[in-house]
RNA sequence: GGCUUAUUGAGAAAGACGGAGGGAGUAGACCCUGCGAAGUCUUAGCAACCUGUGCUUACAAGGUGCUAAAUUCUAUUCUUUGCCUGCACUACUUUAAGGCAAAGAGAAGAUAAGUG
Numbered sequence: 001g002g003c004u005u006a007u008u009g010a011g012a013a014a015g016a017c018g019g020a021g022g023g024a025g026u027a028g029a030c031c032c033u034g035c036g037a038a039g040u041c042u043u044a045g046c047a048a049c050c051u052g053u054g055c056u057u058a059c060a061a062g063g064u065g066c067u068a069a070a071u072u073c074u075a076u077u078c079u080u081u082g083c084c085u086g087c088a089c090u091a092c093u094u095u096a097a098g099g100c101a102a103a104g105a106g107a108a109g110a111u112a113a114g115u116g
Base pairs, nucleotide, nucleotide: 002115003114004113005112006111007110008109013043014042015041016040017039021032022031023030026075027074028073029072044067045066046065049063050062051061052059053058071108077105078104079103080102081101082100083099084098085097
C1' cells in the first nucleotide's frame, strides 16, 4: 500500500536546529508564512481507538494519533425540498430538460483497530 469496521463542525503549543515554503492530490478560491514555512529533536498538552486499572463509565501509566482555520471552502455521483427558466399538451389535471440555493447520503482523504 490492499480489504473490513468505527470516527471525522469538540479538544490541545512552547523551545532548539533549520532556512522557503505550507494548508493530502487536480482546478479555483481563501488563508498561514523571514514577527521564520516544511522537516527533525526536546518538553508540555489534548484525546480515549487499542492495552491496563476500576467495574458502568471513570482514570490516564503503556501503544498509536493529534495540538491554525469544519477534513479551510467549493468543484466530480445520488436523493429530497424550495425558487427560476422552459418543451410538449392544454378546458383542467399532468409534464421533458436545464439552472440556482439548502439539507442528507455517497465518493475521496485522515486516524484507530482488525485482517491475508
A computed fold for a 116-nucleotide RNA from Pararcticibacter amylolyticus, annotated as SAM riboswitch aptamer (S box leader). Model confidence (mean pLDDT): 78 of 100. Its Rfam family is "SAM riboswitch aptamer (S box leader)". Its family is annotated with regulation of gene expression in the Gene Ontology. The sequence was found by an Rfam model in a public genome assembly. The organism belongs to Pararcticibacter, within Bacteria.